Model confidence (mean pLDDT): 78 of 100. This is a predicted structure of a 358-nucleotide RNA (Bacterial RNase P class A) from an Acidimicrobiia bacterium. It matches the Rfam family "Bacterial RNase P class A". Rfam classes the family as a ribozyme. About the family: Ribonuclease P (RNase P) is a ubiquitous endoribonuclease, found in archaea, bacteria and eukarya as well as chloroplasts and mitochondria. Its best characterised activity is the generation of mature 5'-ends of tRNAs by cleaving the 5'-leader elements of precursor-tRNAs. Cellular RNase Ps are ribonucleoproteins. RNA from bacterial RNase Ps retains its catalytic activity in the absence of the protein subunit, i.e. it is a ribozyme. Rfam links the family to the GO terms dimeric ribonuclease P complex, ribonuclease P activity and tRNA processing. The RNAcentral record of the sequence draws on ENA. It is recorded under the gene name rnpB.
[in-house]
RNA sequence: CGAGUUCGCGAGGCGGCCGCGGCCCUCGGGCCGAGGAAAGUCCGGACUCCACAGGGCAGGAUGCUGGGUAACGCCCAGGCGGGGUGACCCGACGGACAGUGCAGCAGAGAGCAGACCGCCGAUGGCCCAGGGAAUCUCACAUUCCGGGGCACAGGCAAGGGUGAAACGGUGGUGUAAGAGACCACCAGCGGCUCGGGAGACCGGGUCGGCUCGGCAAACCCCAUCCGGAGCAAGGUCGAGCAGAGACAGGGUGGCCCGCCCGCUACGUCUCGGGUAGACCGCGCGAGGUCAACAGCAAUGUUGAUCCCAGAUAGAUGGCCGUCCACGACAGGAUCCGGCUUACACGCAGACUCGAACC
Numbered sequence: 001c002g003a004g005u006u007c008g009c010g011a012g013g014c015g016g017c018c019g020c021g022g023c024c025c026u027c028g029g030g031c032c033g034a035g036g037a038a039a040g041u042c043c044g045g046a047c048u049c050c051a052c053a054g055g056g057c058a059g060g061a062u063g064c065u066g067g068g069u070a071a072c073g074c075c076c077a078g079g080c081g082g083g084g085u086g087a088c089c090c091g092a093c094g095g096a097c098a099g100u101g102c103a104g105c106a107g108a109g110a111g112c113a114g115a116c117c118g119c120c121g122a123u124g125g126c127c128c129a130g131g132g133a134a135u136c137u138c139a140c141a142u143u144c145c146g147g148g149g150c151a152c153a154g155g156c157a158a159g160g161g162u163g164a165a166a167c168g169g170u171g172g173u174g175u176a177a178g179a180g181a182c183c184a185c186c187a188g189c190g191g192c193u194c195g196g197g198a199g200a201c202c203g204g205g206u207c208g209g210c211u212c213g214g215c216a217a218a219c220c221c222c223a224u225c226c227g228g229a230g231c232a233a234g235g236u237c238g239a240g241c242a243g244a245g246a247c248a249g250g251g252u253g254g255c256c257c258g259c260c261c262g263c264u265a266c267g268u269c270u271c272g273g274g275u276a277g278a279c280c281g282c283g284c285g286a287g288g289u290c291a292a293c294a295g296c297a298a299u300g301u302u303g304a305u306c307c308c309a310g311a312u313a314g315a316u317g318g319c320c321g322u323c324c325a326c327g328a329c330a331g332g333a334u335c336c337g338g339c340u341u342a343c344a345c346g347c348a349g350a351c352u353c354g355a356a357c358c
Base pairs, nucleotide, nucleotide: 001354002353003352004351005350006349008347009346010345012323013322014321015320016319017318018317020033021032022031023030024029035329039340040339042338043337044336045335046334047230048229049228050227059226060225061224062223063222064078065077066076067075068074079093080091081090082089083088094221095220099219100218101215102214116160117159118156119155120154123153124152125150126149127148128147130145131144132143133142168186169185170184171183172182173181187211189208190207191206192205193204194203195202196201234280235279236278237277243271244270245269246268247267249266250264251263252262253261254260287306288305289304290303291302292301293300294299324327
């Protein structure tokens, strides 16, 4: 210098004028006012109400080890497997001797498999030529011997070929040809054992059948966790209308009238439930900043310091000046911890590879 990896951070600044939401107020004003994702609503919790003796079934989620945390499917550290020259990245990473099941196409054969090409054909069979034996001789036939051929029975699975996967690999012995059939070494599995580690796991020794494989983001089994609903949760006050009750009032009936007894869509008062509506919930919190300490880290502890939106049709905007690298994605609605997704441009740290030079 070029190409990368990783971990963080910022998210236009300053000034002026006008406006918007909240709180305070001495009514002039003062203070505060979106994000790293406020988003998706995918996980985990707080909070609230309902249900609940304990436990189970069903259903769902998670799934290497250790740690962190209020909790998690998150984070940190490590192990193992895979990828990369490397920094580093990725992994639902328990169980396939509990059971059930699945494997398209190709291929001879795909689960306690198989023989298409191929190799062999020792043994049995068939064919060819030869030699020997027996009968007085000769020929045929018979029988015996070894030789050659065929590839019919049959043997084999080394080699070719198919596939994601073909029941270990290399070399040798062996054989008719072969084969863990046998042997040596290697790989792998299992048992026992030694050492290291907190553990996952790692390293070694020895023995054994020479090797019964893959898929559980197939059902399933095992372990752990989960009661349900959600701020339109939930609570306080509470018009109006309807309802219930009371009453020296009004109206009306019984009656000639009054007393008295009834009725009543009127009036007054009271009552509980509760609609509209108002208020609470609602922002001091698993809080921010700085420092020290513990820890590899995630994180925790302690101290100091700060107060930092709370709307309810929902507030952050506009204009001007100036500077730069010309400004992206996007805005709260109960709150918090994560994950995921979107994002112009810029900054810082650590590290890797390549080339050249000193």